Molecule: small-subunit ribosomal RNA
Organism: metagenome
RNA sequence: UCCAGUUUAUCCUGCUGGCGGCUGCGGCUAUCUGGUUUGCACUUAGACAUGCAAGUCUCUCGAAAGAGGGCGAACUGCUCAGUAACACGUAGCUAACCUGCCCUAUGGUCGUGAAUACCGUCGGGAAACUGACGAUAAGGCGCGAUAUAAGAAGUUCUCUGGAAAGAUGCUUCUUUGAAGGUUACCAUAGGAUGGGGCUGCGGUGGAUUAGGUAGUUGGCGGGGUAAUAGCCCACCAAGCCCUUGAUCCAUAAGGGUCUUUAGCGAGAGAGCCCUGAGAAGGACUCUGAGACACUAGUCCUAGCCCUACGGGGUGCAGCAGUUAGGUAUUUUUUGCAAUGCGCGAAAGCGUGACAAAGCGAGCCAGAGUGAUUUUCAUUUUUUGAGAAUCUUUUGUCAGCUGUAAAAAGGCUGAUGAAUAAGGACUGGGCAAGACCGGUGCCAGCCGCCGCGGUAAUCCCGGCAGUCCAAGUCGCAGCCACAAUUAUUGGGUCUAAAACAUCCGUAGCUUGCUUUACAAGUCUCUUGUGAAAUCUGGCAUCUUAAGUGUCAGGCGUGCAAGAGAUACUGUAUUGCUAGAGACUGGGGGGCGUAAAGAGUACAGUCAAGGUAGUGGUAAAAUACGUUGAUCUUGAUUGGACUAACAAUUUAGCGAAGGCACUUUACGAUAACAGUUCUGACAGUGAGGGAUGAAGGCUAGGGGCGCAAAAUGGAUUAGAUACCCAUGUAGUCCUAGCAGUAAACACUGCACACUAAACCUCGUGACCUCCUCGAGAGGUUGCGGGGCUUUAGCGAAGGCGAAGAGUGUGCUACCUGGGAAGUAUAGUCGCAAGACCGAAACUUAAAGGAAUUGGCGGGGGAGCACUACAACGGGUGACGCGUGCGGUUCAAUUAGAGUCUACACCGUGAACCUCACCAGGAUCGACAGCAGAAUGAAGGUCAGUCUGAAGGGCUUACCUGACACGCUGAGAGGAGUUGCAUGGCCGACGUCAGCCUGUGUCGUGAGAUGACCUGUUAAAUCAGGUAACAGGCGAGACCUGCGUGUAUAGUUGCUAGCUGAUGAAGAAGCACUCUAUACAGACUGCUCCAGUAAUGGAGAGGAAGGUGCAGGCUACGUUAGGUGAGUACGGCCCGAAUACCCUGGGCAACACGCGCGCGGCAAUGCUAGAUGCAGUUGGAUGCAACUCUGAAAAGAGAAGCUAAUCCUAUAAUAUCUAGCCUAGUUCAGAUUGAGGAUUGUAACUCAUCCUCAUGACGCUGGAAUCCGUAGUAAUCGUUCUUUAUCAAAGAGCGGUGAAUAAGUCCCUGCUCCUUGCACACACCGCCCGUCAAACCAACCGAGUUUUGCAUUGGCGAGGCUCUUCGGAGACGAACCUUUGUAAGACAAGGUAGGUUAAGUCGUCACAAGGUC
Repeated sequence: UCCAGUUUAUCCUGCUGGCGGCUGCGGCUAUCUGGUUUGCACUUAGACAUGCAAGUCUCUCGAAAGAGGGCGAACUGCUCAGUAACACGUAGCUAACCUGCCCUAUGGUCGUGAAUACCGUCGGGAAACUGACGAUAAGGCGCGAUAUAAGAAGUUCUCUGGAAAGAUGCUUCUUUGAAGGUUACCAUAGGAUGGGGCUGCGGUGGAUUAGGUAGUUGGCGGGGUAAUAGCCCACCAAGCCCUUGAUCCAUAAGGGUCUUUAGCGAGAGAGCCCUGAGAAGGACUCUGAGACACUAGUCCUAGCCCUACGGGGUGCAGCAGUUAGGUAUUUUUUGCAAUGCGCGAAAGCGUGACAAAGCGAGCCAGAGUGAUUUUCAUUUUUUGAGAAUCUUUUGUCAGCUGUAAAAAGGCUGAUGAAUAAGGACUGGGCAAGACCGGUGCCAGCCGCCGCGGUAAUCCCGGCAGUCCAAGUCGCAGCCACAAUUAUUGGGUCUAAAACAUCCGUAGCUUGCUUUACAAGUCUCUUGUGAAAUCUGGCAUCUUAAGUGUCAGGCGUGCAAGAGAUACUGUAUUGCUAGAGACUGGGGGGCGUAAAGAGUACAGUCAAGGUAGUGGUAAAAUACGUUGAUCUUGAUUGGACUAACAAUUUAGCGAAGGCACUUUACGAUAACAGUUCUGACAGUGAGGGAUGAAGGCUAGGGGCGCAAAAUGGAUUAGAUACCCAUGUAGUCCUAGCAGUAAACACUGCACACUAAACCUCGUGACCUCCUCGAGAGGUUGCGGGGCUUUAGCGAAGGCGAAGAGUGUGCUACCUGGGAAGUAUAGUCGCAAGACCGAAACUUAAAGGAAUUGGCGGGGGAGCACUACAACGGGUGACGCGUGCGGUUCAAUUAGAGUCUACACCGUGAACCUCACCAGGAUCGACAGCAGAAUGAAGGUCAGUCUGAAGGGCUUACCUGACACGCUGAGAGGAGUUGCAUGGCCGACGUCAGCCUGUGUCGUGAGAUGACCUGUUAAAUCAGGUAACAGGCGAGACCUGCGUGUAUAGUUGCUAGCUGAUGAAGAAGCACUCUAUACAGACUGCUCCAGUAAUGGAGAGGAAGGUGCAGGCUACGUUAGGUGAGUACGGCCCGAAUACCCUGGGCAACACGCGCGCGGCAAUGCUAGAUGCAGUUGGAUGCAACUCUGAAAAGAGAAGCUAAUCCUAUAAUAUCUAGCCUAGUUCAGAUUGAGGAUUGUAACUCAUCCUCAUGACGCUGGAAUCCGUAGUAAUCGUUCUUUAUCAAAGAGCGGUGAAUAAGUCCCUGCUCCUUGCACACACCGCCCGUCAAACCAACCGAGUUUUGCAUUGGCGAGGCUCUUCGGAGACGAACCUUUGUAAGACAAGGUAGGUUAAGUCGUCACAAGGUC
């Protein structure tokens, strides 16, 4: 003095946690010394074995022990249960008192007597103890005298004082003393010391405790005490205390002081000192100067011990110690040497007070655990290892001293670096690891935020580092931080918080002025405020801590005295500015009561009239032929008060609230006049009054509307929204109730502080005037509003009507939830209202604003993966193909809305191949062991086998290379696309994305990127706190479309030769080829417009981006790919590696996608005729000839290609047939026979021929493509390593229709708005039910304790006594009743918490009914 935590980010409010200090305890660790008011305080004022803690004095007796007597034992020591009180603190009083030992002064100490203990003798008893008899002494006890004192009565002299119940003198009566020791005792007076009593003031909580008190308050008279007093008693009176908190309940010894703090404060009251209280619980008494007595006595209660059962004993909250309890606290030590205390004349004795020691990481302080030099290693720093030298606090040993005795300590000497470092932390806060291994949302960590789901800087270890250090870290409590209780020093529109409003009591506060007083206030003086503690100086222990001494301070106080008088106060004198009264003319939905009016509505009657009406998004329920709805007239009823006039920026009222007209009564504000009073005022705890709607009671009244209820719809459901009915209620009268988002979420009053505008009421003035109750303006006061300065505020915003600046008073707030709940009380007929918690739980909840995203919000713009218009399809059938599902030994995998599904795969018979079945094969390198045998390798033959030296048998050759085990590899189409690279898809046929400087904002951020117009476009123009820039768009590149130039072979051929042919010569004009240029820019004209630009037109091959491609931003989708390759981690590793054979990927009740073929006449069949372009070709394309009906076969030229081949293009056109039919349509399926490729064609290829001839007659819901050389249709080429194309990529041929618009659907972009969303609507989120746990509340009842109370019984001591007895007090126990506080409890109730339960979807967007 701050830091972390709510958010995508921000600023607040607010709490939670961290960092500090102190106290106690715990874990790990530990060398020494000094000091210490460190040690059962916290819990059990629980219980205690044993030992000790109070004696002393020869003055009496006695040999002693002991006894009598005197003094002491009321001190010291321990503890804090009770006590809220004169207990304590402080200041006083005692004229209401006492005081042993001590001090001072004066005086005195005469005479005499009777007993008794110890003892002796004899008894009782287990013991404790006790009885009888006999002796004896004293400073013991008794009697008498004197002095004196006390008491009573009387008297008056003197003194003190505020006041005599005082002191003193005298008289009368009663009572009272002395010892050998003169250091003793007695008497009186005084002092000192110590105490008793009284009083003012001060210091806890609770009102969910508001009334308490009968000896209570006072008086008179007694008793009692050292002394006052209802302290006690009799009588009399009715007082006394209390919201300034009585009484009751709870808690608690009080203070000096201690902790913390800058201070004010807050917390504590252990140890030391002072005071009080207690001695197992309770009561009482004697002695004494002093006690109602811790280690005296008596009794009761509870407990324990001994006993011979008759009776006795006992009290550690003294020191040690034991036990129990607890997180937790020591030795059954030594000594009276010191300091004190008791006794004593003294010597001295006693002393668990005390002085010492012991134990314990209580606290404070000091020292050490080595230093220097050098060699080597590592990488230089660093670090490690070794050597030498030095030092010795400490360690070990010895001597002297030290001490009551030891110990410690001190001095001297010897030895020897020897005997001595840990704890916590290392993600942030917070100093210190982006190290390794293990684990895998497990184990665990974490004060808070958080970490852990296979690469953990957060867990557990290792290494390294950081901070403290003989300590260190944790746990619990207190203070600070916290201005989160705010006196110093906070707030209340929206974060928690202004009572619903007014009146008003107490209280608090309060205009100007005169005089007095001096209570507050201020000044000075005096006394006191103990010591210790605190601060400073000095001294002393080697230093320090500690101790001593001196000074100061503290105790912030109280009391007394003397003064001052400005302010406050009290009393008093006036004043008028506050306040009130009076008068005047105006204003008003102000209140109460009465009377009246109006339309509409409903009912009834009458008339007219006929089939529907009503209602909705659409319907139905409902009404209607017994005549509705509709129209007209009359009448009855209750509610309400249209238009004017209203969504008022209007008016009135304290608020709630108030609106047809009139009247009566009442209230009130403003303005004006300035006649009166003279501070009469402001606020306002309690208190009182008023108080919407709804509700309740009683009586009326009920047209309409309408909770509940009923029916109809909607829906998965619909106890709702919609519709049709409909009862309370709504209305009136009399009461109750007392709450609302009773809101401006803003308490009342006063003063001050910039402007502009509107409006209502009322004055003054000016101008105009039609002279009117006119119009306009200026200005004053008082209401109602709006924009804004300063200022304020977290911001939104407020801003003279403050949320500004000040003053006075009141109410309320202190994280969220539980909860406005429980309980108690008060009020109420009830409903309920007022007051109003806790346990427990939680790290946030909340406010304002920001950027996004979203909306069944709004606006603008755009798009054939949108619509509209048009054309053609898919979806039905058959087939091809892909996917799912199912099946299977296997049917290998991947891809899954758009953005998977003729996709990877541009085409799985073997191979591919990853799958299945069967059978085979393989370990580089290192280490180890065995082994000298042949287990290893090669090759004949036989056998097993689908096949195979793969196994076995047998024979031969090579020759120590193997085999085995442990590691480690090769390999892996094994795993992870959520570890990755690279590549790709989609958003995106989009127009966005980002930055600099400046400005605005506390900030996140904003502006720029906005607005208007325009564009295909963030394209451009104009405006503008913005000005600029970059990546995209565009420009650019390629192809096509026109022309020019150049170049002509393999291309071309106008003209020539040839036969009008084939061909040749020749040429480069044309086509074509392929290089370079030109061309198009809204350039020109008109119209619109400021412009950008748009529309129309001309010219042009082409017109507004010419057409079509390529390129395609920042990013998002944890999109796809581990099976193309690459690559991290993990896994398999003699099998998940590798080889072979066969099978499978081709299965088939079924579902989906992409295509092909058709269903026919715009067609089919047969014949004839005519016209392309892109390509490919040596593992090849193959002309041409022959054979075959064909597929094809046998030969074979040319071609490494503008040359040869592929290669007959087909739709088309012409002719003929078919005549609307399952057909001369359609071709699936099947049979038979052939051909080709290839080791191989069964599963499972293609083609040809003949035969067979299924479904299908234009396709439901839905859905796809296309805007011109496009759709549609026609063929053709290439790709795919033998063969196979219904696929894909190209090429050309024929060649339309429609629109030129829109935002309705689907989406995209921008602006704006709302948001409780930010994983961003596939979001968030609520409640019941079901499950587990937790703490509460209620609870039939049960039980304990305290206090009070009724009645009994009553130990005991006390008083009086005529000794017979009487009386009052009274513990304990039993009992009655009440009250308070707990404990237990079946059951019930709501609440809280808990990764993935159920049902719905109430809230957040217009959240789909605001």